[in-house]
């Protein structure tokens, strides 16, 4: 310097145009003397940023910022 992948809740993590899954951890509630183990409820409304395109964007386009690998 060229190519390519990534970025979603505190953590991992799906979701490839039509209202954002699940896990775990926090909080709260059932149990129990009291805990712990189970089980049950809980949470994103700026999906890294900024424009674009569309009736409609986490999904497509462009810019940008990160971070990760190839190549040289």
């Nucleotide at each position: 310097g060229g190519c390519g992948c990534c970025a979603u809740a505190g953590c991992c993590a799906a979701g490839u145009g039509g209202u954002a899954a699940g896990g775990c951890a926090u909080g709260g509630g059932u149990c129990u003397g009291c805990a712990a183990c189970a089980c049950c409820c809980u949470g994103a409304c700026u999906c890294c940023c900024c424009a674009g395109u569309u009736c409609a964007a986490a999904u497509c386009u462009g810019g940008g910022u990160g971070g990760c690998g190839c190549c040289u």